RNAcentral holds the sequence, with entries from Rfam. Transfer RNA from Notodromas monacha, 73 nucleotides, folded computationally. Lineage of the source: Eukaryota > Mandibulata > Podocopa > Cyprididae > Notodromas.
[in-house]
RNA sequence: GUGUAUGUAGCUCAAUCGGGAGAGCGUCGGUUUGUGGAACCGAAGGUAAUGGGAUCGUAACCCAUCAUACACA
Numbered sequence: 001g002u003g004u005a006u007g008u009a010g011c012u013c014a015a016u017c018g019g020g021a022g023a024g025c026g027u028c029g030g031u032u033u034g035u036g037g038a039a040c041c042g043a044a045g046g047u048a049a050u051g052g053g054a055u056c057g058u059a060a061c062c063c064a065u066c067a068u069a070c071a072c073a
Stems, first nucleotide, its partner, number of pairs: 001072007010025004019056001027043005049065005
C1' cells in the first nucleotide's frame, strides 16, 4: 500500500437480517451476619467509533473517515 473482519454499559458479549437496546461480571444501596464473604432484593450506568445518506422509522442498509486485528505484497 491492497483486501477482509470487528467497533453496543467500566469489562466480556447478545439483540433470530429495520419497529427502537439487554444479559453476565463489576459498581452503589438494602436485607441477612459479631465482621467479612456468600446468598437474596433493588438501583445507577448507553450521542450504539465519528460524520453524512437512503427510509415513515436503523445498532442493523449505503458512502467516507478513525481505531484495532488478520491476510497478501

Its Rfam family is "tRNA". By type it is a transfer RNA.